[in-house]
Context: one part of a larger RNA
């Protein structure tokens, strides 16, 4: 833009996309078969491999804005404590997050129509003939069934809910009771609602999407808690000293999780029916 008023949800499913595997034991049953040797259809049960999706609770890997420890300068006057630079200087750990090697999950059941095939009845052809008319069974394959996506499917669907069904102003035409009242055209205003700005997102290249905007926990800050590092500094004490113990399961913390209006969402713009 259209979907013949304008919104806000909720779907339907024409149509397209994807999946689609495979192997092993074990029961049946050492039965059927077979002299033996070996050894089953059918049907049931476990377990796995590859691939596919989701996700961090575990197992682990990242985790350059977190702890630690430690070398080599150099700088805060010193001492003690720190900072910078040296691949994050180099080591030893790690939350969220993201991620496999780590977790869950799937192929499935049934059903329709067939293939090869293997049938029932059954002429031409008195028979036989699965075929010719007719009817059946019978693949991992087709069409469903399973997941995703879809009303621009112009056949433009459907439900449910909200606004409404105008008001002014000027042009012009017609009417007749002369200021009105119909057509027609052009601008304006108001609804429900929606965008823009603003705070942010496990959402994201941009845009989309979600979520919030004081009647507010959206985001940061502040106090909690959880995890993380692993026992700070100062201070005593001990030891000639490096150094150790005591205060101390401290201190110190990014992303995690509640609470709290101190800070920022203020102040505002703009579109948007009236239905041929």
């Nucleotide at each position: 833009c259209g979907u013949a008023g304008g919104a806000g949800a909720u779907u339907u499913g024409a149509g397209a996309g994807g999946a689609g595997c495979c192997c092993u034991c074990c029961c049946u049953a050492g039965u059927a078969c077979g002299a033996g040797a070996g050894g089953a259809c059918c049907g049931g049960g476990a377990g796995g491999g590859a691939c596919a999706g989701a996700c961090c609770u575990c197992u682990g890997g990242u985790g350059u804005a977190c702890c630690g420890g430690u070398u080599g300068u150099u700088c805060c006057g010193c001492c003690a404590g720190g900072a910078g630079c040296a691949u994050c200087g180099c080591c030893g750990g790690g939350u969220a997050g993201c991620c496999a090697u780590g977790u869950c999950u799937g192929g499935a059941c049934g059903u329709g129509a067939u293939a090869a095939g293997c049938g029932c009845u059954g002429a031409a052809a008195g028979c036989a003939u699965c075929u010719a008319a007719g009817c059946g069974c019978g693949a991992a394959g087709c069409c469903g069934a399973c997941c995703u996506c879809a009303a621009g499917a112009u056949u433009a669907g459907a439900u449910c809910u909200c606004c409404a069904u105008c008001c002014c102003u000027c042009u012009u035409c017609g009417a007749c009771u002369c200021g009105u009242c119909g057509g027609a055209g052009a601008g304006g205003g108001c609804g429900a609602g929606g965008c823009c700005u603003c705070c942010c997102g496990u959402a994201g290249a941009c845009u989309a999407c979600g979520g919030g905007u004081u009647a507010g926990a959206u985001a940061g800050g502040c106090c909690g808690c959880a995890g993380g590092u692993g026992u700070a500094a100062g201070c005593u004490c001990c030891g000639u000293g490096a150094g150790g113990a005591g205060u101390u399961c401290a201190g110190c913390u990014g992303a995690g999780u509640g609470g709290u209006a101190c800070u920022a969402a203020u102040a505002g713009g703009c579109c948007g029916a009236g239905u041929a």
This is a predicted structure of a 276-nucleotide part of an RNA (large-subunit ribosomal RNA, domain VI) from a Dehalococcoidia bacterium.
The organism belongs to Dehalococcoidia, within Bacteria.
Its mean pLDDT, the model's own confidence on a scale to 100, is 85.
The full RNA is in RNAcentral, with records from ENA.